The prediction has a mean pLDDT of 85. This is a predicted structure of a 1413-nucleotide RNA (small-subunit ribosomal RNA) from an uncultured prokaryote. Rfam family: Bacterial small subunit ribosomal RNA.
RNA sequence: ACGAACGCUGGCGGCAUGCCUAACACAUGCAAGUCGAACGCGUGACUUCGGUCACGAGUGGCGCACGGGUGAGUAGCGCGUGGGAACCUGCCCUUUGGUACGGAAUAACCUCGGGAAACUGUGGCUAAUACCGUAUGUACCCUACGGGGGAUAGACCUUUCGCUAUCAGAUAAGCCUGCGUUAGAUUAGCUAGUUGGUAGGGUAAUGGCCUACCAAGGCGACGAUCUAUAGCUGGUCUGAGAGGAUGAUCAGCCACACUGGGACUGAGACACGGCCCAGACUCCUACGGGAGGCAGCAGUGGGGAAUAUUGGACAAUGGGGGCAACCCUGAUCCAGCAAUGCCGCGUGUGUGAAGAAGGCCUUCGGGUUGUAAAGCACUUUCACUCGCGAAGAUGAUGACGGUAGCGAGAGAAGAAGCCCCGGCUAACUCCGUGCCAGCAGCCGCGGUAAUACGGAGGGGGCUAGCGUUGUUCGGAAUUACUGGGCGUAAAGGGCGUGUAGGCGGCUUUGCCAGUCAGGCGUGAAAGCCCCGGGCUUAACCUGGGAACUGCGUUUGAUACUGCGAGGCUAGAGUUCGGGAGAGGAGAGUGGAAUUCCUGGUGUAGAGGUGAAAUUCGUUGAUAUCAGGAGGAACACCGGCGGCGAAGGCGGCCACCUGUCUCGAUACUGACGCUGAGGUGCGAAAGCGUGGGGAGCAAACAGGAUUAGAUACCCUGGUAGUCCACGCCGUAAACGAUGAGUGCUAGAUGUCGGGGUUUAGUAGCCUUCGGUGUCGCAGCUAACGCAUUAAGCACUCCGCCUGGGGAGUACGGCCGCAAGGUUAAAACUCAAAGGAAUUGACGGGGGCCCGCACAAGCGGUGGAGCAUGUGGUUUAAUUCGACGCAACGCGCAGAACCUUACCAGCUCUUGACAUGGGAAGUAUGGGAUUUGGAGACAGAUCUCUUCAGUUCGGCUGGCUUCCACACAGGUGCUGCAUGGCUGUCGUCAGCUCGUGUCGUGAGAUGUUGGGUUAAGUCCCGCAACGAGCGCAACCCUCGCCUUUAGUUGCCAUCGGGUAGAGCCGGGCACUCUGAAGGAACCGCCGGUGACAAGCCGGAGGAAGGCGGGGAUGACGUCAAGUCCUCAUGGCCCUUAUGGGCUGGGCUACACACGUGCUACAAUGGCGGUGACAAAGGGCAGCGAAGGGGCAACCCGGAGCUAAUCCCCAAAAGCCGUCUCAGUUCGGAUUGCACUCUCCAACUCGAGUGCAUGAAGUUGGAAUCGCUAGUAAUCGUGGAUCAGCAUGCCACGGUGAAUACGUUCCCGGGCCUUGUACACACCGCCCGUCACACCAUGGGAGUUGGUUCUACCCGAAGCCGGUGCGCUAACCUUAGGGAGGCAGCCGACCACGGUAAGGUCAGCGACUGGGGGAA
Repeated sequence: ACGAACGCUGGCGGCAUGCCUAACACAUGCAAGUCGAACGCGUGACUUCGGUCACGAGUGGCGCACGGGUGAGUAGCGCGUGGGAACCUGCCCUUUGGUACGGAAUAACCUCGGGAAACUGUGGCUAAUACCGUAUGUACCCUACGGGGGAUAGACCUUUCGCUAUCAGAUAAGCCUGCGUUAGAUUAGCUAGUUGGUAGGGUAAUGGCCUACCAAGGCGACGAUCUAUAGCUGGUCUGAGAGGAUGAUCAGCCACACUGGGACUGAGACACGGCCCAGACUCCUACGGGAGGCAGCAGUGGGGAAUAUUGGACAAUGGGGGCAACCCUGAUCCAGCAAUGCCGCGUGUGUGAAGAAGGCCUUCGGGUUGUAAAGCACUUUCACUCGCGAAGAUGAUGACGGUAGCGAGAGAAGAAGCCCCGGCUAACUCCGUGCCAGCAGCCGCGGUAAUACGGAGGGGGCUAGCGUUGUUCGGAAUUACUGGGCGUAAAGGGCGUGUAGGCGGCUUUGCCAGUCAGGCGUGAAAGCCCCGGGCUUAACCUGGGAACUGCGUUUGAUACUGCGAGGCUAGAGUUCGGGAGAGGAGAGUGGAAUUCCUGGUGUAGAGGUGAAAUUCGUUGAUAUCAGGAGGAACACCGGCGGCGAAGGCGGCCACCUGUCUCGAUACUGACGCUGAGGUGCGAAAGCGUGGGGAGCAAACAGGAUUAGAUACCCUGGUAGUCCACGCCGUAAACGAUGAGUGCUAGAUGUCGGGGUUUAGUAGCCUUCGGUGUCGCAGCUAACGCAUUAAGCACUCCGCCUGGGGAGUACGGCCGCAAGGUUAAAACUCAAAGGAAUUGACGGGGGCCCGCACAAGCGGUGGAGCAUGUGGUUUAAUUCGACGCAACGCGCAGAACCUUACCAGCUCUUGACAUGGGAAGUAUGGGAUUUGGAGACAGAUCUCUUCAGUUCGGCUGGCUUCCACACAGGUGCUGCAUGGCUGUCGUCAGCUCGUGUCGUGAGAUGUUGGGUUAAGUCCCGCAACGAGCGCAACCCUCGCCUUUAGUUGCCAUCGGGUAGAGCCGGGCACUCUGAAGGAACCGCCGGUGACAAGCCGGAGGAAGGCGGGGAUGACGUCAAGUCCUCAUGGCCCUUAUGGGCUGGGCUACACACGUGCUACAAUGGCGGUGACAAAGGGCAGCGAAGGGGCAACCCGGAGCUAAUCCCCAAAAGCCGUCUCAGUUCGGAUUGCACUCUCCAACUCGAGUGCAUGAAGUUGGAAUCGCUAGUAAUCGUGGAUCAGCAUGCCACGGUGAAUACGUUCCCGGGCCUUGUACACACCGCCCGUCACACCAUGGGAGUUGGUUCUACCCGAAGCCGGUGCGCUAACCUUAGGGAGGCAGCCGACCACGGUAAGGUCAGCGACUGGGGGAA
């Protein structure tokens, strides 16, 4: 934007528009008639009886070829545009003439027939402007220049209308022609009346239009032929334009009229509402035969997503007929239907805050809907009612129409919806739902907090419409003419040669085709645009202009291109002289090496590999020597060296041959460049025929490797590799870069030649031609390219247009085959891809670190037990934690409680908080007792009578009852959250500002050289600084000093004891607190770069961070926790809340983790009795003393703790046992006890006696530890009535080892590759299985279309014949001329037969392809 459709909605008017599909079939009505001024007849009416009028059928004239419809066909002179000549034109206009004399019929009508009908036959009468003859004869035509041909109609009744011939015009038609006019080459050849000529025929007219003859042409890569599609144009839509798409309405042209063919009539038709024939279909029928053609207007059925009334009128405009009146006109003008479109208007206006009610949201305060409503005050456009009432009509006539309009009236009264609100894109919240239901144009939403689904409130947009769907253009520079590309994104042909074509050096001159300028003609109207005008405005209508970018013609210009003529030498080529080279072809020849053969020497192995084996070898290998055979390839030189167009080319020699290059002179004179097709060459592999065959080696065999190993490795080995001839024609045929020419900084290496300089073959300078590297400008998306361009330009060719399907299918061509070449579509995806960036990753690299490995010590994994987990079980075995980073974890302690679980009982404003009302008590506790399992419900006794007080039942409190708000939840969501925590990791990293670089993501800094435990420090540097981390600051241990000196200590003095810091005393020492000092690579030497630092030494209690702790960057893991706490949302509310009793969390075929105790002599047992540290203690620690075999009991001193107590340390030392299932080991079990507790049955700990299991050092695997560490030994504490092998802490004894960084694990930095980014636990390939989708092949089968050959041959024109029939004219009256029927022939539609081409549908089976999970 629309001829639209669909959904929801719908007040008015104006102007437009309205079967895009079935050119499917049509009922009914209407759409072309008219003329009495051409003619006769009939009927009726009137009559002045003369006739007149009206109507009817018919003869005749004109019209019916216009107007109206449709777009099937048509790729064509069909259309558009511009020309042309050989032609006709009724009605109209102009010119000049004529209009005389005759004749024969015929319809109507009458009569008699046939037929169902349509219709029709015989006989008879009659008229004309119907028909015929003669005369005249202008014009005109023909002509042999003598001549010949050559028309007619009257009517009316006084003037016209006609008729006829003719001139010219106008109009309309026919014909020819230049140019333009869709797609396909997987359509490349087409053509026999075909192309031309001559003659004739035919036509209004040219012409193979037709016929005969002659010639053999004509068209085609500038796309013939064929196939598909399509009416063309003015215009319309879009677009800045160029273009693209389109061809409804309006206008011009064409074509068609049921399908096919045909002619007749006519000025004009091969005729929409005419004829004939054939066919299909429909209808009537008496079965004999007839009738019909809405793609006219309405209308019907059908088809379809879809498109209107069987209306009015000829009033206007126009058409036909007529002298006219008039008649006809579904052309037309109007009305009806449809929001189908465009345009205009309305649905009210002002005021109105208590910001009403209601709704929605809420942080509960409020916000919003919202001046919106109500209320108050106004207005009346439109619609409605009543009245008046046009223009359109030049004199009459108005369908529209009582319409438009005008006046009056009533009353805010009758009049708003649709879509959207995640981004694009204007507009946000709540509820519901819970990957469901659904949305979706693209991206994408929805899995319990959805601005994306559905509803609501609110908002945004448009508005009598709004959305959706479809289609077209735009955006899309995404086919690029304007205006793109091809190194890596899609895209340079594998390379030459060369045809057509395209393009082409300097100069003179001519022409003027292209080109440029002016004039003229044309470019229909409408439309678009501009300026005006008319409807109240607009849409709409209308006047004028401009425009119509085009074509033709003419005049002029001549620079450029072109063409013609002439000249030139700079391009190109020729000549002469040098030079280089794996350039090519055929022939010859050489040595090394491998293998094989023969012979000699010689003996047990050889060979091969990561290691082996297959294999070879005592029939003598390997090794070695000599000789021989044969084939293939040519070490060193050898080089980003050379040559060639590319493929490619490598021993040596000669012959044949191509090219290149340098220097020089002369010559030719644009001879050039490119190159569609064509043609030649073209690695390897492969194919054919024949040779050859040493080595190598697909296939194949064997041996290994492996889970397997149709591989990699090994031993063998055939095609092949080689030669000749012939095919194939492809490669990552690559510089992934077509060829040619010119121009545009340099530096440096190398190959070939020349010049100059030089003593010189050295070197320097320079110049041509190759071949490399770096680099400026410029280019590029970047990477990069950069005189060997991917720069700046020109010329020509090839190629590209999202990925997959697919370089595939089909078809064609080529090939012996393999296959090559040309080359799609359906379907499917929203990407595929390039370059670069940051990460992550790598069985990539470099550097470095860590108990990471290694070196060591001790364990786990085996046993028994403890404990946690899984699993199982159960009424319940509450819940959470799951690799490291869950599993002696939450739990620093489940018999009840805890407790969240289960069973049963029980309460419902609740065990707990706040608020209201009423009543009561003024409080709290203890004891006894009844029922009950208890909660709970009672009874009795007793003690104390709550707090504050202004002393007032004033305030608060307590208990009970009532009603409601509410309480309560260890119910769910750790993936809604806060907080806290784990982990990488105490790893050395993580960032920022400014600057600079880059189109950008980003980079730089932070990289580099050193160094460190460290992004620690130093140096360098387009960076300079800064922050969070590191380090330090803090605590503790180690040394010293000062200070203080009880509860600690005791050297000196005194007292005193069995002994004792026991006492006086003292504070020196130890110790305990407090405050300080001390260590910094500070000093010396070496090293390093004169740095940072490192190494060694001295001194020192301590030395290079002195040991340990606390301290955890940016972040990662949707890590853990809603059951610590807090918290959003959801859920429960006589229960998912509260209370109680009992049970469970303690189960037990099993599996795993973490531990304890062991298996023994480095030990067990007995004895002995020395030395710690750090803690704890009043419902507590509990001494002495006593009892008990012991657990423990009695007892109660002391201690609120440097005072008293726990408290005894244990390993140690001495003796004994002597290698055993033991004097090891202690599980298990029995008996008897102790303690705690309301209570040890499920289910505590301990003691004694008895019992005495497994276990003799633990498979694969795996853990900790680098020094006061591991190992080993005991001690304390928290929790706690009781219960530790766990946890936290303390001290005693006290090792071994580290060569080193290859490997395993983890980490840091730099670098590299990447198709990864959920980031390698990534990504991803192919087969198979199941279902789905489109497609190729396919025995065939069905249909469309087309061609060829033949048969048939309607109607009809033409030709022939015409003995049948025959009015006009002639006649000598016999007949003739002419005509008709009939018959024959040629042509020909439909139809038929046969063989093909081509397209499509279906098709068992089959091939690959695609998508989803």

Background
The sequence is in RNAcentral, with records from ENA.